[in-house]
RNA sequence: AGAGUUUGAUCCUGGAUCAGGAUGAACGCUGGCGGCGUGCCUAACACAUGCAAGUCGAACGUGAUCUUUAUUUCGGUAAAGUGAAAGUGGCGAACGGGUGAGUAACACGUUGGCGACCUGCCCCGAAGCGGGGGAUAACUCUGGGAAACCAGAGCUAAAACCCCAGAUGUUUAAGGGUUUAGACGCCUUAAACUAAAACUCCGGUGCUUCGGGAGGGGCCUGCGGGCUAUCAGCUAGUUGGUGGGGUAAAGGCCUACCAAGGCGACGAUCCGUAGCGGGUCUGAGAGGACGGCCCGCCACACUGGGACUGAGACACGGCCCAGACUCCUACGGGAGGCAGCAGUGGGGAAUUUUGGACAAUGGGGGCAACCCUGAUCCAGCCAUGCCGCGUGAGUGAAGAAGGCCUUCGGGUUGUAAAGCUCUUUCGGCCGGGAAGAAAUCGCUCAAGCUAAUACCUUGGGUGGAUGACGGUACCGGAAGAAGAAGCACCGGCUAACUACGUGCCAGCAGCCGCGGUAAUACGUAGGGUGCGAGCGUUAAUCGGAAUUACUGGGCGUAAAGCGUGCGCAGGCGGUUUCGUAAGACAGAUGUGAAAUCCCCGGGCUUAACCUGGGAACUGCGUUUGUGACUGCGAGACUUGAGUGCGGCAGAGGGGGGUGGAAUUCCACGUGUAGCAGUGAAAUGCGUAGAGAUGUGGAGGAACACCGAUGGCGAAGGCAGCCCCCUGGGUCGACACUGACGCUCAUGCACGAAAGCGUGGGGAGCAAACAGGAUUAGAUACCCUGGUAGUCCACGCCCUAAACGAUGCGAACUAGGUGUUGGGGAAGGAGACUUCUUUAGUACCGUAGCUAACGCGUGAAGUUCGCCGCCUGGGGAGUACGGUCGCAAGAUUAAAACUCAAAGGAAUUGACGGGGACCCGCACAAGCGGUGGAUGAUGUGGAUUAAUUCGAUGCAACGCGAAAAACCUUACCUACCCUUGACAUGCCCGGAACCCUGGUGAGAGCUGGGGGUGCCCGAAAGGGAAUCGGGACACAGGUGCUGCAUGGCUGUCGUCAGCUCGUGUCGUGAGAUGUUGGGUUAAGUCCCGCAACGAGCGCAACCCUUGUCAUUAAUUGCCAUCAUUUGGUUGGGCACUUUAAUGAGACUGCCGGUGACAAACCGGAGGAAGGUGGGGAUGACGUCAAGUCCUCAUGGCCCUUAUGGGUAGGGCUUCACACGUCAUACAAUGGUCGGUACAGAGGGUUGCCAAGCCGCGAGGUGGAGCCAAUCCCAGAAAGCCGAUCGUAGUCCGGAUCGGAGUCUGCAACUCGACUCCGUGAAGUCGGAAUCGCUAGUAAUCGCGGAUCAGCAUGCCGCGGUGAAUACGUUCCCGGGUCUUGUACACACCGCCCGUCACACCAUGGGAGCGGGUUCUACCAGAAGCAGUUAGCCUAACCGCGAGGGGGGCGAUUGCCACGGUAGGAUUCGUGACUGGGGUGAAGUCGUAACAAGGUA
Repeated sequence: AGAGUUUGAUCCUGGAUCAGGAUGAACGCUGGCGGCGUGCCUAACACAUGCAAGUCGAACGUGAUCUUUAUUUCGGUAAAGUGAAAGUGGCGAACGGGUGAGUAACACGUUGGCGACCUGCCCCGAAGCGGGGGAUAACUCUGGGAAACCAGAGCUAAAACCCCAGAUGUUUAAGGGUUUAGACGCCUUAAACUAAAACUCCGGUGCUUCGGGAGGGGCCUGCGGGCUAUCAGCUAGUUGGUGGGGUAAAGGCCUACCAAGGCGACGAUCCGUAGCGGGUCUGAGAGGACGGCCCGCCACACUGGGACUGAGACACGGCCCAGACUCCUACGGGAGGCAGCAGUGGGGAAUUUUGGACAAUGGGGGCAACCCUGAUCCAGCCAUGCCGCGUGAGUGAAGAAGGCCUUCGGGUUGUAAAGCUCUUUCGGCCGGGAAGAAAUCGCUCAAGCUAAUACCUUGGGUGGAUGACGGUACCGGAAGAAGAAGCACCGGCUAACUACGUGCCAGCAGCCGCGGUAAUACGUAGGGUGCGAGCGUUAAUCGGAAUUACUGGGCGUAAAGCGUGCGCAGGCGGUUUCGUAAGACAGAUGUGAAAUCCCCGGGCUUAACCUGGGAACUGCGUUUGUGACUGCGAGACUUGAGUGCGGCAGAGGGGGGUGGAAUUCCACGUGUAGCAGUGAAAUGCGUAGAGAUGUGGAGGAACACCGAUGGCGAAGGCAGCCCCCUGGGUCGACACUGACGCUCAUGCACGAAAGCGUGGGGAGCAAACAGGAUUAGAUACCCUGGUAGUCCACGCCCUAAACGAUGCGAACUAGGUGUUGGGGAAGGAGACUUCUUUAGUACCGUAGCUAACGCGUGAAGUUCGCCGCCUGGGGAGUACGGUCGCAAGAUUAAAACUCAAAGGAAUUGACGGGGACCCGCACAAGCGGUGGAUGAUGUGGAUUAAUUCGAUGCAACGCGAAAAACCUUACCUACCCUUGACAUGCCCGGAACCCUGGUGAGAGCUGGGGGUGCCCGAAAGGGAAUCGGGACACAGGUGCUGCAUGGCUGUCGUCAGCUCGUGUCGUGAGAUGUUGGGUUAAGUCCCGCAACGAGCGCAACCCUUGUCAUUAAUUGCCAUCAUUUGGUUGGGCACUUUAAUGAGACUGCCGGUGACAAACCGGAGGAAGGUGGGGAUGACGUCAAGUCCUCAUGGCCCUUAUGGGUAGGGCUUCACACGUCAUACAAUGGUCGGUACAGAGGGUUGCCAAGCCGCGAGGUGGAGCCAAUCCCAGAAAGCCGAUCGUAGUCCGGAUCGGAGUCUGCAACUCGACUCCGUGAAGUCGGAAUCGCUAGUAAUCGCGGAUCAGCAUGCCGCGGUGAAUACGUUCCCGGGUCUUGUACACACCGCCCGUCACACCAUGGGAGCGGGUUCUACCAGAAGCAGUUAGCCUAACCGCGAGGGGGGCGAUUGCCACGGUAGGAUUCGUGACUGGGGUGAAGUCGUAACAAGGUA
């Protein structure tokens, strides 16, 4: 520090996700040791049990028990000592410890203040301690009660209580003076009031009053730190005053009266949330989140209320009352409060021992000893965190075994192990063994105090005692590698890969996403990577996130400028002088607790941890200074702003008037059959006279031309002409005011259209509606009508793509071209032209900006001021609530839930019922067909035991198949074989092989006979080849996957395209080149050009055909010469031909056009002319196109079968549908007779001549030919005659009957052909559709492959031989450029809404239930305060009666709980209901994206 994720790819915007750190954690797996920390985050839920606050006999009375002594009548008694237990009294219990419920507050933090206060114990100072009195608990007795406890009577003490005296005292009042300050203190005067306690170890301790101090507390105060405005108004003791009360103390703190204030957009009040801080985590920082442990403060102590005591409490382990709960009970009453330490239940994902000790530190009491102390110090539990250590080290290649993988060679685990040599931390065992402890205390010395060598205090020396932890830390010893490694991950992000299993299943997943038979993503294994006594997961937090942007973001199109203006508050503000010092800056100073963080040291073996010092704590206060800047005060200025004066332009606004054209309507005239409307029609109007035309009239609305990229206005908006009223702008030169300015939350005003209300008006247009069309439908688009409305007046509504999708104001920053308004200058006689300036309004463009598009002095540039707005998509501009509105609705404005995207700009494609250009038998122009018939053949479907399999739009369907009777054959049935029909290896035997039985459908099974080879070797024997048998490796598979593949092929398409290098442009994808102008069959060529070149394609090179030449001349040929029926023979090679080599054609030449090009057009010559014709040749790629059944091949599957053999059957079925063909329907023909002319092929298991037989298929026959020689082989159409005469025929030939021929082992299923007979459909074919542009179509026959036989198919060959093409509008396909796009699986795309189904969250909802709160009223415990007539009463007064005082009771006021009624608010729930979201294959349509078919 970033990364993956939107796309085909790109840049941007933008969200969601990840890598890091951290935790009081939890869960899963695992677990050796130690140190230091931490440990109920949930139920402030309920608590059994024990402990957590006592102590003092040096305050007091009593005194159990025990000891001793004395005495004894042995029962005891007395004395002395000890001193339990309880009580009175004192101090403490208000600390310490816990928790965070409440609290948004002076609670906390920080700064100040108290001249408005208190303070026990402690310290300092001053003074004092005199004299009396009456009780009471304990105790004893009696009584009540279950108990808790209580009552009565009697005795008693005090440092308990009370009274008197007294003043250096306190308080109050007045005066004086002092002070910054109204004080305190001081001085003077007066009045009132009030104190004490004793004990003793004799040293002292305590007590009272006053003043001061320290420490502690109380109160006030500026500032600071949360959310919501869908809470905007709140407040009656409320705000202030006066009197009074109250408190330690100011104060409405309380009360009476008076006044009517106080708080609030700088956010009052209400709701919801929360203890606050030091700090902790994170972060570069600024920030953000948090507040557990430790420290400070606050609050609370079962819930609510209350006071008492006290220095201090409204009191955690005190009291009273009320409530809930629990417990005891004898039912009458009582008791209790773990948010102390342990512990229990419960809740929960989850949090420890009912431990030890007061040894240390600290606290309470005490003179002290000492006692108490769950504070504390320790130990225990838990990997909960941090830190440290270990689980061994060295050597060791036969690279062991085993595992895993494998291309079978090997690789890897891996120096890893074993083995050998060492070490011994930690753990276990044995032994030693601390520090933490020094005070208090005793002795002693010194100093201080003192009259004092007492006492006391302080310090030094010295002595002894005291350890929970703990026999712990630590040290030593012996033994022994011995006892000690796991967890997660391995598709990318992200370090780390293979095998098997699984087969969209099981599962994984943080995001993207994996899994549908070859999964590095699931599970397991091997291996690897990371961390390591831990490792992962989950949760929540900061970071990354500049994704709330102060540091540090944005708003034309991505989310985002309010529709526009005016303007209060607020924010900001021109030049200059003086002053001031609030801000600001600088210095000093106080404070900012400690701990923490940081730096430098120190202590534990190190570290964590602990500790000393420093720095820091960015803050606040005080003070001194500065005077630039901001503010403030005073003064001045003119440039900002404004006013005056003089011009100018304008659909600026309001009102009134007025004009012509047009539409419609009315009246009349002329006039006759249509008009209107559309893609085409119809509805509609018209013979009752329309439309057309003429004249006249009515009425409403809008203003052609001018008119414009024009003008005006803040925006909305504004258009005939004239008049009146009125706002703003701009220009010019001067004068004046003197900062008067800019922006603007709330507010106010304006605000298109539609809509609403009332009243008018209504010509045209026109929602709704009606009718006619269109359509599958058509609640639309089109047509005919037509009402609201559109118009006017007044009042509402307040929204628009209210857009420049661009807030307002100011300044600065190149230009150029137009245009509108004004001014100036020059020229010109003038019209006018040129230059310049200013205010608008357009276009182009520099720098710059921008993601790009684009903007560019009118900024989206560079800056300043102010306002508004944004923070992923959907849900949703929706719900609820509020405000406004007559309503419609507007405005303000969420959440649950859901997705990993949504989006902007640009790029390349593809597509368009977008455009331009071009091509093609694409259309058109023609010729002939198909679709109808019959047949053949293939396919679908159906059938079947099987009808084997594949091919399926073009690009499957006379296709694989260039030949299914058996075979083929893969299918079915039946019967057989199991190392196999076939290959290699091993062993045994036999040569191979031939002849011949039985049985069986056959395969096969089972016999008999013959026969012995080749090579080496003397022989034995061995080898090769072959056959048989045996066992195992293996064979075999037309079984699956063409979506695992190779190869081959089809197709777009023989279309003209497809790319690369370098350069250039662009952030980039990409572009350029390859586009443009011409031209071509062509990206063919030329020109131009930020491109220059190149490659694969095109073309050419190849074959064939057309001409000629040369060479050659048999089987070919024959002009000349002979010879023949015949090139038959001689002869010849001129010709034809054959087959080899060449030539020829290149836009080369001429003319024209073109740009002086390329090229095109025409012509000449030529056999051939612009690629001469035909073929082969198929770019990058597309279709997961076809083929595992040609072949090859990965994986999977079968292995007495999915392999192999045999026989028979099937592939040949047949209501039907389709494709491709054949033959026809006839006279351009059929039939009969005669007759002419090819080319290219094939032939020895062959072609087969002549001759003969048969009507014929064919038979017989055997010559010739391994073929330019012989044969197949008669070419047919044609031509010459004859006949038929338009008919189901002398057309057509299907079908059927009969008889045959041939092939073959065999023609039944199921061959071809022949002859005789039979003679079906069919009379030119609906919608639709195919081929063909010249030797082509059409037509005619011939040959070949396959093949025993079988051809209407296929592949070839020649014969005869046309018509037409104006042209490119349209259909189809293709190419180039351009445009739009929401498509990229690319239009067979994408995608919207209703309905139906399932699930989820949510709104409304008659209501129902709960919480909180407010108001009114009732009620009123305890307590306090007031009153008191009843009752009681020791101290004081009084001789006494009695009084004073006190208490009980009663009562009044305040008030908690509780109750009643009514509101507000919030949560839960609710029949039904509304929309929303999500969900592989539902329904209906097709709204959007292309001109999306009506933009």
This is a predicted structure of a 1495-nucleotide RNA (small-subunit ribosomal RNA) from an uncultured bacterium.